[in-house]
Context: one part of a larger RNA
């Protein structure tokens, strides 16, 4: 390389949009590039193949045959391609109806926490396995009233819903994206995938400016301990929050790429439509549980496939060395992307 693979053994890109490319629905006509076929030319000799012959055999030698390929020309038209026309089931649009923690911005709310002021009140509070550090007669803790600030939204809440993924939950409004169902009105293959590319991308982190209630890396003290640079306790700064910009990684997980078609069922559930009526239960699109066939090394998967097939992309090829070194690209940096070898088992 071929082959074989990628839930858990090595292996699905974090996710989307999309360029080139690859692949692509039904029917009719045409063309003849691919495809098939006839004929001709060429394919030097040697070598090679097969057959025969000659050296006693063989190696060797001689004679004959064959060979893929390329070019030209005549034909065939099923399939692929090109061109022309047409169709509606793929795709999209339209109209109608409801749907959801989808996104952005603005405004509003109550509980809790901490702090401040005042009142009541007096000796403790806090914390732990037990303590101590800490707070407190300058009146703490507790309790009541008022005020301030920032952050997060109890119950509802769920096997729930939405989103491409990351993710999204107090309430209201505005702007905005989306899927679903019903109709079958419009376009008429407009599709699928997608190397590069572009965009989005939790937490932590970075730059500048703000904010800082809580919690809390670092740090300090108290304990524990043989020690304790920890676990426990008391404090506490970055950070946690907001705006703008960067960064671009996660067990970014369903450890399962996207799309299409086909393949027994049962139960629950979300949204719509239909029919009816308080009892069943049809249909489409989602979310779950269990299973037939089938698959799988097994665990298990099983119409939301890891089944049966097709298309396109990504990736794997023993362990360590190593996601390291070097180089290049990106970044303010931290670091990220790409990514070896020697050696060793």
């Nucleotide at each position: 390389u071929u082959g074989g693979g990628u839930u858990u053994a090595a292996a699905g890109g974090g996710a989307g949009c999309g360029u080139a490319g690859g692949c692509g629905g039904g029917c009719u006509g045409u063309u003849a590039a691919g495809u098939c076929u006839g004929c001709g030319g060429u394919u030097a000799a040697a070598u090679a193949u097969c057959g025969a012959u000659g050296c006693u055999c063989a190696a060797c030698a001689u004679c004959g045959u064959u060979a893929u390929g390329c070019c030209g020309u005549g034909g065939a038209a099923a399939c692929u391609g090109g061109c022309a026309g047409u169709c509606u089931u793929g795709a999209a649009u339209g109209c109608a109806c409801g749907c959801a923690a989808g996104g952005a911005a603005a405004g509003a709310g109550g509980a809790a926490u901490u702090c401040g002021u005042g009142g009541u009140g007096u000796a403790g509070c806090g914390g732990u396995g037990a303590a101590a550090u800490g707070c407190u007669u300058a009146g703490a803790u507790a309790u009541c009233a008022c005020g301030a600030a920032g952050a997060a939204c109890c119950c509802c809440g769920a096997u729930u819903g939405c989103g491409a993924a990351g993710g999204c939950a107090u309430c209201u409004u505005u702007c905005u994206g989306g899927a679903g169902u019903g109709c079958g009105a419009u376009u008429g293959a407009c599709g699928c995938u997608g190397a590069g590319g572009c965009u989005c991308g939790a937490a932590a982190g970075u730059g500048c400016g703000g904010g800082u209630a809580u919690c809390a890396a670092a740090c300090a003290g108290g304990a524990u301990u043989a020690g304790a640079u920890a676990c426990c306790c008391u404090g506490g700064u970055a950070g946690u929050c907001c705006g703008c910009a960067c960064a671009g990684u996660a067990a970014a997980c369903g450890a399962u790429g996207a799309a299409u078609g086909c393949u027994c069922g049962u139960c629950c559930u979300u949204g719509g439509c239909g029919a009816u009526a308080c009892a069943c239960g049809g249909u489409c699109a989602g979310g779950g549980a269990c299973u037939a066939a089938g698959c799988g090394a097994a665990a298990g998967c099983g119409u939301u496939a890891a089944g049966c097939a097709u298309u396109c992309c990504a990736c794997c090829u023993g362990g360590g060395g190593a996601g390291u070194a070097c180089g290049c690209c990106g970044g303010c940096a931290a670091c990220g992307g790409u990514g070896a070898a020697a050696c060793u088992c």
A computed fold for a 345-nucleotide part of an RNA from an uncultured bacterium, annotated as small-subunit ribosomal RNA, central domain. Rfam family: Bacterial small subunit ribosomal RNA. The coordinates come from a structure-prediction model, not an experiment, and the mean pLDDT is 86.